[in-house]
């Protein structure tokens, strides 16, 4: 440098759920908690998915109601890029 991820050491992360908090929501953050994870580390670049009581646009029976739209969210959905521990060859 490269390949493998069967086994092992040290260490790491933390789903559901509960509490607090931010948010229009999806969801985020902190604490508790562990279903799992060798990239469940980082980046929304491509696709997918979620949201649409905020903002924008349209309509109507108009102090309201309905519809549409990511610029919002997700890297623990997949791909791509960058970085990376132990062990063995």
């Nucleotide at each position: 440098a490269u390949u493998a991820u069967c086994u092992u050491u040290u260490g790491g992360c933390a789903a559901a759920c509960c509490c607090a908090u931010c948010g229009a929501a999806a969801g985020g953050u902190g604490g508790g908690g562990a279903c799992g994870c060798a990239a469940a580390g980082c980046u929304a670049u491509g696709g997918g998915u979620c949201u649409a009581c905020a903002a924008g646009c349209c309509g109507a029976u108009a102090u309201u109601c309905g519809g549409c739209u990511a610029u919002g969210a997700u890297c623990g959905c997949c791909a791509a890029g960058c970085u990376g521990c132990c062990u063995a060859g």
This is a predicted structure of an 89-nucleotide RNA (c-di-GMP-I riboswitch aptamer) from a Bacillota bacterium. NCBI's taxonomy places the organism under Bacteria, Bacillati, Bacillota. Its mean pLDDT, the model's own confidence on a scale to 100, is 79.